[in-house]
Context: one part of a larger RNA
Formats: sequence, structure tokens, C1' cells
RNA sequence: CUGGGCGUAAAGCGUGCGCAGGCGGUUUAGUAGGACAGGCGUGAAAUCCCCGGGCUCAACCUGGGAACUGCGCUUGUGACUGCUAAGCUAGAGUACGGCAGAGGGGGGUGGAAUUCCACGUGUAGCAGUGAAAUGCGUAGAGAUGUGGAGGAACACCGAUGGCGAAGGCAGCCCCCUGGGCCGAUACUGACGCUCAUGCACGAAAGCGUGGGUAGCAAACAGGAUUAGAUACCCUGGUAGUCCACGCCCUAAACGAUGUCAACUAGGUGUUGGGAGGGUAAAACCUUUUAGUACCGGAGCUAACGCGUGAAGUUGACCGCCUGGGGAGUACGGCCGCAAGGUUAAAACUC
Repeated sequence: CUGGGCGUAAAGCGUGCGCAGGCGGUUUAGUAGGACAGGCGUGAAAUCCCCGGGCUCAACCUGGGAACUGCGCUUGUGACUGCUAAGCUAGAGUACGGCAGAGGGGGGUGGAAUUCCACGUGUAGCAGUGAAAUGCGUAGAGAUGUGGAGGAACACCGAUGGCGAAGGCAGCCCCCUGGGCCGAUACUGACGCUCAUGCACGAAAGCGUGGGUAGCAAACAGGAUUAGAUACCCUGGUAGUCCACGCCCUAAACGAUGUCAACUAGGUGUUGGGAGGGUAAAACCUUUUAGUACCGGAGCUAACGCGUGAAGUUGACCGCCUGGGGAGUACGGCCGCAAGGUUAAAACUC
């Protein structure tokens, strides 16, 4: 050094990109670093092991042998691995033709509704609750009609649906832009996979500067409830929620399931393509491919369950776990305007 694990028991980094590193398709030739084989040298003695000997035995002492699994040199081997050279096309990618989509950024625009304002009609209530009260209203509310202002969110379609790496994304139109899927041909020729450090993105809340503020609403005030009620209920209401720019970097960031590849029964639905059949056109049927759901066989699993989208059978690489509490805390470092984040113990205790 070699262990066992990570859906729910401790354990998959929130997500991606990616340097170093690790790993890597297929054919031929060469090479000989790794590897393997032979030889030589060395590997002190003691120790360990084997066969003997000596103290009455043993421990102990002692003779011989073996061993010292190593290192160096040398001669070979050429399967595997590495390297060099030349190829290949099944991995990966490019071109071409189609397709779907709330993927992202910017600009514009629409209707419903809430609130507010003005005016008309109109009169005593409205609102609210378990019941009330605070509140609003004769200075004319609520209701109703017309007009206006402004902000935020987009009913129906809507889905067990779609897109995105994740966070997430929904009225409609335009501009800019990323990715994916399918099809057949041509091209490049291993260009690939994973990824410590790093970089980027990252809901909500929160922070800074400036704007905006209809509704909602921490804090706060009042009314109730109650033994109390710093709550649940009610009436109000400020940050905030919205926009621009800059930070923060966390989450039950969940499929509580890392990424990539290969292999291993089926059945039912649904979304986007392709092919064939069918139809006047559809519908529909068969098949193929990429998603997305449900059921289920083998197998796996402590069980629950998973089950070709695996938690099955394997390989490559990364991350993480190692009894509970103390503690995701203290100290230190790094980051942050702050809030705090990240890295991360120990004493003690059961």
C1' cells in the first nucleotide's frame, strides 16, 4: 500500500467550462522507457528460517546452510503499455437540408383586474369576523355610470406538455443570440472522456447608488382572542417586492441519485423528427430515433423500492463518508461594504 461505502442509515461539490494530472478506438512498421526471461556482480555481521552442537532442559550461546523478496551491469524477448512514423473510420467534430421549443438579451405593444383621482346618479350605511372591535362614511362613503392616472402580474390555451448545464423560463410583436433533435451525403481523421487548483453562472432574502411604488407586506401601530398573547384572526402600514448598475454566493440549490461510455426481457401513454402503409385530406397502423412519464421481468437492495432515463452488469475520472453531542462552532487564512460565506479543529462528554 491492499478495506467498505455514498436514493432514504454518515457520505454526490448547486451547475457548467476547463489547464495540469489520470485514462483512452483501430491497422502496420520501427524502437525498447515500463514489463518479462537468462547470466554476472553486489545485497557486512548479527537477527528471522532449516539441519546440527554446547550449558541436566529451556531461555541463552554456537557451526553450517538457506534466505536477504533489493540494487547495478549485461544478453535477450517484442505479446501488452509507452514513444516515433505512416494509415483507417465505428468515437468526436464540420458542412448541407429540415424541425420543435415559456432557452437568453434588448425594444415595443395589448386587454382583464386591483388601487387612486375627477365628475354624474344616489342614501345610510360600508368593511370585517367564530363573534366583534379598531377602520371608512351625511364634509355624502359603499353601490353604479363615464373619463383619467399609475404600477405590477399575464386568466383561458396549460398538459401526466416544452426549453435550459443548473438556478430557472409563460400575454402578443420585432431585433440580436446560444443550444438541441432528425435525415442523407461529403469532409476532418482519435481531434476523445474525466478533471485537483482555476474561471464563469447561480432562486429567495439581504447590501450599495439612483429611480419607481398599484397590489401585497417583515418591522411597527391599533382592535380582538387569551390567565398572558411580544402569535394565530382583523384594520392599517414602512422597508422590501419592480427597474438600472454593482455586490452577496446561500437553499429540502432534491431525482435527497456526479459525469462519460458499453451491455442486459417486455408493456402502456405522451412530446419533437424520419421511413413505409393508408386516406380526397386527415384519422389510423407498422417501424426508427431523441426526450418525458407510468407498470413490470431478470438482477440488485436492510427493507422501501430501482428496474434500457437502473439503485442491474462493467470500465474511466472526479468529489465525498468513517459513532452521537461539542460543531459546520472556536482560532487562523482567504473572500465580503456589511450581513456573513468558505476552509475547519480540540478539550470535554455519552